[in-house]
RNA sequence: CCGUGCUAGGUGGGGAGCUAGCGGUGCCCUGUAUCUGCAAUCCGCUACAGCAGAGCUGAAUGCCUGCCUAGGCAUGCAAUAUGAAAGGCAAGUUAUAUGUAAGUGAUGUUGACCUUAAGGUCUUAUGCAACGUUAUUCUGUGAACCGUGUCAGGGCUUGACCGCAGCAGCACUAAGCAGAUAUCAGCGUGUGCCAUGAGUAAACUUUGAGAGAGUUAACUGCAUGUGAGACUCUUUGGUAUAGUAUGUCGAAGCAGGAUGCACGG
Numbered sequence: 001c002c003g004u005g006c007u008a009g010g011u012g013g014g015g016a017g018c019u020a021g022c023g024g025u026g027c028c029c030u031g032u033a034u035c036u037g038c039a040a041u042c043c044g045c046u047a048c049a050g051c052a053g054a055g056c057u058g059a060a061u062g063c064c065u066g067c068c069u070a071g072g073c074a075u076g077c078a079a080u081a082u083g084a085a086a087g088g089c090a091a092g093u094u095a096u097a098u099g100u101a102a103g104u105g106a107u108g109u110u111g112a113c114c115u116u117a118a119g120g121u122c123u124u125a126u127g128c129a130a131c132g133u134u135a136u137u138c139u140g141u142g143a144a145c146c147g148u149g150u151c152a153g154g155g156c157u158u159g160a161c162c163g164c165a166g167c168a169g170c171a172c173u174a175a176g177c178a179g180a181u182a183u184c185a186g187c188g189u190g191u192g193c194c195a196u197g198a199g200u201a202a203a204c205u206u207u208g209a210g211a212g213a214g215u216u217a218a219c220u221g222c223a224u225g226u227g228a229g230a231c232u233c234u235u236u237g238g239u240a241u242a243g244u245a246u247g248u249c250g251a252a253g254c255a256g257g258a259u260g261c262a263c264g265g
Base pairs, nucleotide, nucleotide: 001265002264003263004262005261006260009057010056011055012030013029014028015027020046021045022044023043024042034054035053036052037051038050063257064256065255066254067253071249072248073247074246075245076244077243079241080240081239082238084236085235086234087233090232092231093228094227095226096225097224098223099222100221102220103219104218105216106215107214114210115209116208117207118206119205120204121203122199123198124197125196126195127194128192129191130189131188132187133186134185136182137180138179139178140177141176147172148171149170150169155164156163
């Protein structure tokens, strides 16, 4: 140095979680690296850390060093989306009151606004009218008895005549009821503006006169105040997504290095 056969070793690994701790089953990431039994209200072990068996490999499918690094976990940062809380002295938004007069509109030399004179609308007194009603007048109706007149019949009286009272009926009326007409009477009023007065701070309006160019504030704008809090804004701390920084654990891969025993050549 080569060949043969053994033994030690190996026969997936890692992350989070669970655990006094270490593994496993389960979840996740890598990746293909045998099988059987046990195992999440767990199963088995004790810092040498799955247990019990079988198979394969075997001094390199193992060990050490270095490089590279999938992926997981923790924390922070910022971005996006979303929801929660707070803030109205938050110049946004929106509603409204007052003011202003930049714009629009309306009105104005057919004379605005203003001044002045006289009126009206307003209140009230008196009167008048209207309306309603009462009364008067006229007509009609209208009293079983307790109205009048006349009183049939009948009743009373008388010798008789006469007479007396008097129901019904008839007529005329009273109270009452109904209607019509009209003024001579009266009462009333949320009626009217008709007449005459009185009052009137102002408002509106009519007419005359003066003077000569604006007036108004409907809308928009602007200013101030008050209100609302859905949207927007500000602040705070959340959730989710992917990203980034740090830390930690870290598979697989690559490179190199060292290494047990026996026999034979």
The RNA shown here (Bacterial large signal recognition particle RNA) has 265 nucleotides and comes from a Clostridia bacterium. Its mean pLDDT, the model's own confidence on a scale to 100, is 76. The organism belongs to Clostridia, within Bacteria. The gene name in the source record is ffs. The sequence is in RNAcentral, with records from ENA. It matches the Rfam family "Bacterial large signal recognition particle RNA". Its Rfam clan is "SRP clan". Gene Ontology terms of the family: SRP-dependent cotranslational protein targeting to membrane, signal sequence recognition and signal recognition particle, plasma membrane targeting.